The prediction has a mean pLDDT of 81. Transfer RNA from a Chloroflexota bacterium, 75 nucleotides, folded computationally. It matches the Rfam family "tRNA". Rfam links the family to the GO term triplet codon-amino acid adaptor activity.

[in-house]
């Protein structure tokens, strides 16, 4: 030094052009003497950055940046 994947809620992640989701945690509320399980709702996002296509970009292109895997150098 080269090639590959990955970067979305606090966590694990889903989504692959049309105004962003689940599942766990969290908070209210219901059952219960009561707690745990269950049940019902509620809240949470600068989609890692910057540029470019595009009417429209989490999605496509290019460049950072961070993270993992494999090669290749040097000693």
């Nucleotide at each position: 030094g080269g090639g590959c994947c990955c970067g979305u809620a606090g966590c694990u992640c889903a989504g692959a052009g049309g105004c962003a989701g689940a599942g766990c945690a969290g908070c209210c509320g219901g059952c219960u003497c009561a707690u745990a399980a269950c049940c019902g709702g509620c809240g949470g996002g600068u989609c890692u950055c910057a540029g470019g296509u595009u009417c429209g970009a989490u999605u496509c292109c290019u460049g950072g940046c961070g993270g993992g895997c494999c090669c290749a150098c040097c000693a």